Predicted 3D model of a 181-nucleotide RNA (Lysine riboswitch aptamer) from Lactiplantibacillus plajomi. Model confidence (mean pLDDT): 79 of 100.
RNA sequence: AUCGAAAGAAGAGGAUGCGGUUAACAAGAGUAACUUGCGCGAGACGGGUCAUCGUCAGUGAACGCAAGUGAAAGGGGCAACCGCCGAAAUCAACGGGGUGUGACCACGCCAAUGGUUGGGACUUGGUUUAAGAGGCCAAGAACUGUCGCAACUAGAAUAGUUGCGGGGCGCUAUCGACGAU
Repeated sequence: AUCGAAAGAAGAGGAUGCGGUUAACAAGAGUAACUUGCGCGAGACGGGUCAUCGUCAGUGAACGCAAGUGAAAGGGGCAACCGCCGAAAUCAACGGGGUGUGACCACGCCAAUGGUUGGGACUUGGUUUAAGAGGCCAAGAACUGUCGCAACUAGAAUAGUUGCGGGGCGCUAUCGACGAU
């Protein structure tokens, strides 16, 4: 000097890139709940079952009808601000915690480990939800970004187009322990 190269650190993809916070708004909903009247007449509530505990109940439980008053949470779209590019999401079992207590279940929260997913939309099915909103899962066929190979175009570098294939532990640029010549 050339080639390869661990670790570090800086960036790019965007049809809404990802996530968070805040305010108003729509929906939730004339629902839940409460009050009154009538009927009925002994149970009802605290996620489900069993047991137990607590609260309410013939001063009328639950249920039904009528009238009146009348919410909220989770979730949502737009906007603004903030943090970012495994951003983030999801799956699995284990661990810890919650739903009065114990057991079994169900649901939900938290952290770590491992797996999957480059990205956003669309269609179909399933699931969640009040929901034809949105989220999540699976499949499908396209688009897009990047890398590789091949062909073509332009005078070459290089750029573009087309086709096929790979995948974020990637790609681009930088630096470079170390190794080889």